[in-house]
This is a predicted structure of a 389-nucleotide part of an RNA (large-subunit ribosomal RNA, domain III) from Lentibacillus halophilus. Model confidence (mean pLDDT): 82 of 100.
Context: one part of a larger RNA
RNA sequence: GAGUAGCGAAAAAAGAGUGAGAAUCUCUUUCACCGAAUGCCUAAGGGUUCCUGAGGAAGGUUCGUCCGCUCAGGGUAAGUCGGGACCUAAGCCGAGGCCGAAAGGCGUAGGCGAUGGCUAACAGGUCGAUAAUCCUGUACCACCUCGUGAGCGUUGGAACGAUGGGGGGACGCAGAAGGAUACGGAAAGCGCACCGAUGGAUGUGUGCGUCCAAGCAGCAAGGGUGUUGGGCAGGCAAAUCCGCUCAACGCAUCCUGAGCUGUGACGGGGAGGGAAAUCAAGUACCGAAGUUCCGGAUUUCACACUGCCGAGAAAAGCCUCUAGUGAGUUCACAGGUGCCCGUACCGCAAACCGACACAGGUAGGCACGGAGAGUAUCCGAAGGUGUUC
Numbered sequence: 001g002a003g004u005a006g007c008g009a010a011a012a013a014a015g016a017g018u019g020a021g022a023a024u025c026u027c028u029u030u031c032a033c034c035g036a037a038u039g040c041c042u043a044a045g046g047g048u049u050c051c052u053g054a055g056g057a058a059g060g061u062u063c064g065u066c067c068g069c070u071c072a073g074g075g076u077a078a079g080u081c082g083g084g085a086c087c088u089a090a091g092c093c094g095a096g097g098c099c100g101a102a103a104g105g106c107g108u109a110g111g112c113g114a115u116g117g118c119u120a121a122c123a124g125g126u127c128g129a130u131a132a133u134c135c136u137g138u139a140c141c142a143c144c145u146c147g148u149g150a151g152c153g154u155u156g157g158a159a160c161g162a163u164g165g166g167g168g169g170a171c172g173c174a175g176a177a178g179g180a181u182a183c184g185g186a187a188a189g190c191g192c193a194c195c196g197a198u199g200g201a202u203g204u205g206u207g208c209g210u211c212c213a214a215g216c217a218g219c220a221a222g223g224g225u226g227u228u229g230g231g232c233a234g235g236c237a238a239a240u241c242c243g244c245u246c247a248a249c250g251c252a253u254c255c256u257g258a259g260c261u262g263u264g265a266c267g268g269g270g271a272g273g274g275a276a277a278u279c280a281a282g283u284a285c286c287g288a289a290g291u292u293c294c295g296g297a298u299u300u301c302a303c304a305c306u307g308c309c310g311a312g313a314a315a316a317g318c319c320u321c322u323a324g325u326g327a328g329u330u331c332a333c334a335g336g337u338g339c340c341c342g343u344a345c346c347g348c349a350a351a352c353c354g355a356c357a358c359a360g361g362u363a364g365g366c367a368c369g370g371a372g373a374g375u376a377u378c379c380g381a382a383g384g385u386g387u388u389c
Base pairs, nucleotide, nucleotide: 012030013029014028015027016026017025031386032385033384034383039366040365041364045346046345049344050074051073052072053071054070055069059067060066079140080139081342082341083340084339086117087116091112092111093110097106098105099104121138122137123136124135125134141338142337143336144335145334147333148332149331150330151329152328159325160324164321165320166319167318172308173307174306175305178301179300180299183295184294185293188291189210190209191208192207193206194205195203211268212267215263216262217261218260219259222256223255224254226249227248228247229246230245231244232243234242235241272286273285309312352361353360368380369379370378371377
């Protein structure tokens, strides 16, 4: 220079409290803002920022009794969620091998590798901080076994069964129609509370609420599929499997499938009511109604159907077939076992990427009411916030 520029898009006000000290912290009452987000879940990334108690140097664009700051203590609980003990894609590594002055490059078998496949748990409650993880209730999956019961079998062979064969997994996009559900609702019915301190309001009044999963059993909109027997030079061996072919019969069977009903539930939750007590609270505890009708998805049946051209992964799990093993084995009940890692918190942001508590950037899911074609727009609910002078 200069007490100058600036204090980074935005609404606060009053009262009370705490305190040495309050525009800034806490509480209350108003007011205001977002509401396809400024709400909720979650991936990446971050790594303790989470919760409690204490603090007031520095950080905080002012202040500060406050904080994502400082100090201390605490907090993340899984057979079923995500990952591994399963599978493979691009890509990477690569025994032998090929190439190369060396270093090394490429690559077979094989392996690693999710952003994909496979895969058994739901509802409620609870802490200051975790919850399909703890607790309560009700389940399911895999494996093991002394036991109980039943079945089959020991060469005319039960049962198991491939690192092998076959099936399946297995896949694009657009369009239209249908079933169902989530969810919502002017109103009606039902239940509980209330009757207004400004004139009126016991009424056709006002406010609030009107539910519930997996599992198990039955039913089922729909979609797909022929079945049985004979023969055979194919599927690198074999096959009763697949394939090819002949005959008979025929719309049955089998597979799949959202959802509905019952049960689960003599349970949970529930508007509301609401104590005692030493500092403990809307806590403990009690707990009503729970129907009808209408609308209705972008969700699901399901890439199922129809159409089209750009012609739309692989492998394992799974089923089956033999090769083979082979004397005990299968089912039901009962009893038991179930490893490792993650799990706090932020997550359109003051906690991630931007040197900052930065008007920027950041994948996916949920999607209420009035008006509306609508996820536009305006105003609201739940919920959140008043953006640090």